[in-house]
Context: one part of a larger RNA
RNA sequence: UGACGGGGGCCCGCACAAGCGGAGGAGCAUGUGGUUUAAUUCGAUGAUACGCGAGGAACCUUACCUGGGCUCGAACGGUGCAGGAAUAUGUCAGUGAAAGCAGGGUUCCUUCGGACGAUCUACAAGGUGCUGCAUGGUUGUCGUCAGCUCGUGCCGUGAGGUGUCGGGUUAAGUCCCAUAACGAGCGCAACCCUUAUCGUUAGUUGCCAGCGGAUCAUGCCGGGCACUCUAGCGAGACUGCCGGUCUUAAGCCGGAGGAAGGUGGGGAUGACGUCAAAUCAGCACGGCCCUUAUGUCCAGGGCUACACACGUGUUACAAUGGCCGAUACAAAGGGCAGCUACUCCGCGAGGAGAUGCUAAUCUCCAAAGUCGGUCUCAGUUCGGAUCGAAGUCUGCAACCCGACUUCGUGAAGCUGGAUUCGCUAGUAAUCGCAUAUCAGCCAUGAUGCGGUGAAUACGUUCCCGGGCCUUGUACA
Numbered sequence: 001u002g003a004c005g006g007g008g009g010c011c012c013g014c015a016c017a018a019g020c021g022g023a024g025g026a027g028c029a030u031g032u033g034g035u036u037u038a039a040u041u042c043g044a045u046g047a048u049a050c051g052c053g054a055g056g057a058a059c060c061u062u063a064c065c066u067g068g069g070c071u072c073g074a075a076c077g078g079u080g081c082a083g084g085a086a087u088a089u090g091u092c093a094g095u096g097a098a099a100g101c102a103g104g105g106u107u108c109c110u111u112c113g114g115a116c117g118a119u120c121u122a123c124a125a126g127g128u129g130c131u132g133c134a135u136g137g138u139u140g141u142c143g144u145c146a147g148c149u150c151g152u153g154c155c156g157u158g159a160g161g162u163g164u165c166g167g168g169u170u171a172a173g174u175c176c177c178a179u180a181a182c183g184a185g186c187g188c189a190a191c192c193c194u195u196a197u198c199g200u201u202a203g204u205u206g207c208c209a210g211c212g213g214a215u216c217a218u219g220c221c222g223g224g225c226a227c228u229c230u231a232g233c234g235a236g237a238c239u240g241c242c243g244g245u246c247u248u249a250a251g252c253c254g255g256a257g258g259a260a261g262g263u264g265g266g267g268a269u270g271a272c273g274u275c276a277a278a279u280c281a282g283c284a285c286g287g288c289c290c291u292u293a294u295g296u297c298c299a300g301g302g303c304u305a306c307a308c309a310c311g312u313g314u315u316a317c318a319a320u321g322g323c324c325g326a327u328a329c330a331a332a333g334g335g336c337a338g339c340u341a342c343u344c345c346g347c348g349a350g351g352a353g354a355u356g357c358u359a360a361u362c363u364c365c366a367a368a369g370u371c372g373g374u375c376u377c378a379g380u381u382c383g384g385a386u387c388g389a390a391g392u393c394u395g396c397a398a399c400c401c402g403a404c405u406u407c408g409u410g411a412a413g414c415u416g417g418a419u420u421c422g423c424u425a426g427u428a429a430u431c432g433c434a435u436a437u438c439a440g441c442c443a444u445g446a447u448g449c450g451g452u453g454a455a456u457a458c459g460u461u462c463c464c465g466g467g468c469c470u471u472g473u474a475c476a
Base pairs, nucleotide, nucleotide: 001476002475003473004472005471007470008469009468010467011466012465013464015460016459019423020422021421022420023419026315027314028313029312030311031310032309033308034306035305042053043052064301065300066299067298068297069296070295089102090101091100108114126290127289129288130287131286135284136283137279138278139277140275142273147186148185149184150183151182152181153162154161155160166177167176168175192267193266194265195264197235198234199233200232201231202230203229206225207224211222212221213220238261241255242254243253244252245251317416321375322374323373324372325371326370327369333364334363335362338357339356342353343352344351345350382413387408388407389406390405391404392403393402429452430451431450432449433448434447435446
């Protein structure tokens, strides 16, 4: 100087407390461990692994296994030689495929160089093989915590200290006062995006608002930019104003005005560093290793196994509910190998026709809710697992191993032990919608969007994590 203490002081955080809803019990989905397996590819493992890499494993992907092929090779670059092919098609062997053989055929761009194909030559190619403890880059975490340092000066023999401590204050090393320190840098804050209010500019969305017309009806038409909206530019919030309080300070408390008040809400933004944290399987890269194989191609299988254990979810156990009928209201996104209105067919998943839209124009497009009816507390008209049958769609192909529909079947489950998690407001809870990936989908996941919309916080004794000062130490 640090680190540590079941030392002390001060302070903060959904840390506890006060509340609301969950997990832990059941079924299923998913990930992991374990076991099994020819293989169940690999990585991630307290917090900081486990719906994680994977924002899509039937083939492909794919790295694994079995079997069968190739060896200048699947792709890339260069050198030399010969040539007009190649693909489609047929075919022996074979479960099958790549490959082989046969065969017809004579292409494309053109800057006239070539593309393309075959043979040969070795320099080399290739490796998801190893090392994240050789590395770059990127990331998690402490933590959006308020810290981490430097120059000069001063103090100390020195390691170092001071500044950064003290008194107040703040979300903040934020600011003020004091001060052998005076300044400065990286962080904090602000500048950025979005949201909340208004003005202005603009009008192929919106409106009968005001006028006219048409219709069974509808902004449907003429017409108009008032309103809503859209998206550009501005205004607006700064403790600016008033009162109180404090050290004539920083600030704090209350109030006014205001759409908004003291960081208005949300996001992006992550200091010096810590964990030899994670990643050589995104990519790059040193070293090592393989080179008729640890490379590469193909078919099939596996990654989907299943006495079990754990994590994360989802559906429930019902009447604040289930079912039936009627009916209302979003936002944000997507759409041409696409989204599809509308009509017809089908109980339905869907099918057939057909129209609009490269989109504020067409389309995908709500559910909880409201109104009425029924069920009457039951393992039920709760719950839907499982299984049987018949189908639809995608796709060469749904056996292993897809989703969905209809009919039948109708399991566990009556609120969950110890323990444990999230959340302080448009939040929790609850309800649906969209998107990426994507032929399809194992999505109950992830990321967004809106609808409805609470309870509680006395307080800081205690648990956990953190910050500052101080103290002890046989630790570094």
About this RNA:
Small-subunit ribosomal RNA, 3' major domain from an uncultured bacterium, 476 nucleotides, folded computationally.